[in-house]
RNA sequence: AAAAGAUAAAGCCAAAUCUCGAGCGAUCGGGAGACGGAAAGCCACGGAUCUAAAUUUAGAUGGCCGGGUUGCCUUG
Numbered sequence: 001a002a003a004a005g006a007u008a009a010a011g012c013c014a015a016a017u018c019u020c021g022a023g024c025g026a027u028c029g030g031g032a033g034a035c036g037g038a039a040a041g042c043c044a045c046g047g048a049u050c051u052a053a054a055u056u057u058a059g060a061u062g063g064c065c066g067g068g069u070u071g072c073c074u075u076g
Base pairs, nucleotide, nucleotide: 003075004074005073012037013036017032018031019030020029021028022027035063041069042068043067045066046065047064048061049060050059051058052057053056
C1' cells in the first nucleotide's frame, strides 16, 4: 500500500417529530431534536419509488438498491 473492521480513542453525520422559509408538488434549506449510520461524505450513470403535466417529457429521493469517486482511525 491492497484489503478488512468499528474493539479502542478522538471525533463526524443525523431519522421521526416540532418550528420558520422555498416550491404546483414530490421534496429541499435554517433552528431545535436523536431513530440510527463505518462513509447516513459527494455524484442522478443503471434500476426502483414518488411528484407534476400529459403527445411525451420534466423534476425529486444518495438515510431504497447497485455503481463511480474522495476521506478519518485501528489492524495490516
This is a predicted structure of a 76-nucleotide RNA (c-di-GMP-I riboswitch aptamer) from a Desulfobacteraceae bacterium. The source organism's lineage runs through Bacteria, Pseudomonadati, Thermodesulfobacteriota, Desulfobacterales and Desulfobacteraceae.